This is a predicted structure of a 75-nucleotide RNA (transfer RNA) from a Planctomycetota bacterium. The sequence was found in a public genome assembly. Its Rfam family is "tRNA". From the family's description: Transfer RNA (tRNA) molecules are approximately 80 nucleotides in length. Model confidence (mean pLDDT): 81 of 100.

RNA sequence: UGGGGUGUGGUGUAAUUGGUAGCACGACAGAUUCUGACUCUGUUAGUUGGGGUUCGAGUCCCUACACCCCAACCA
Numbered sequence: 001u002g003g004g005g006u007g008u009g010g011u012g013u014a015a016u017u018g019g020u021a022g023c024a025c026g027a028c029a030g031a032u033u034c035u036g037a038c039u040c041u042g043u044u045a046g047u048u049g050g051g052g053u054u055c056g057a058g059u060c061c062c063u064a065c066a067c068c069c070c071a072a073c074c075a
Base pairs, nucleotide, nucleotide: 001071002070003069004068005067006066007065010025011024012023013022019055026044027043028042029041030040031039048064049063050062051061052060
C1' cells in the first nucleotide's frame, strides 16, 4: 500500500434476507440462613463514530476509526 473479515451492556453470545435489542455469566439490592455458600426475587447497563435510504435500520448504502487475517513493498 492492496484485498478480505470483525465491531452489540463489565464479559461471552443471539436477534426470520428491515418490524418492541434478548440469553447466560458478572455486579448491586432484597428474601432465605446463626454466618457463609447454594437457591429464589428484583435492579443494573449495550448495537464503534458520522452521514444516507426507509413509515421503520444491529441488519441495507457511503465514509471514518479500531482490531484480526492474507498479499505486496522496504530493510